[in-house]
RNA sequence: UCCUUGGUGGUCCAGUGGGUAAGACUCUGUGCUCCCAAUACAGGGGACCCAGGUUCGAUUCCUGGUCAUGGAA
Numbered sequence: 001u002c003c004u005u006g007g008u009g010g011u012c013c014a015g016u017g018g019g020u021a022a023g024a025c026u027c028u029g030u031g032c033u034c035c036c037a038a039u040a041c042a043g044g045g046g047a048c049c050c051a052g053g054u055u056c057g058a059u060u061c062c063u064g065g066u067c068a069u070g071g072a073a
Base pairs, nucleotide, nucleotide: 001072002071003070005068006067007066010025011024012023019056027043028042029041030040031039049065050064051063052062053061
């Protein structure tokens, strides 16, 4: 310098033919228990890396950037 793959709540991780996004863990409360743990129920949470383009509308498509990872010279 070039190429590949990827960036989604506090953590991990799905998803979309373009129409405000699922789950697990975590956190809070309640029940259960003498207490704790486990478990059940209810609830909370500023999440789509940044900029531009296309579009009525972009997390999704296109371009550039950036970070991480792997590879080539």
The RNA shown here (transfer RNA) has 73 nucleotides and comes from Sousa chinensis. Lineage of the source: Eukaryota > Gnathostomata > Mammalia > Whippomorpha > Sousa. The coordinates come from a structure-prediction model, not an experiment, and the mean pLDDT is 81. Its Rfam family is "tRNA". The sequence is in RNAcentral, with records from Rfam.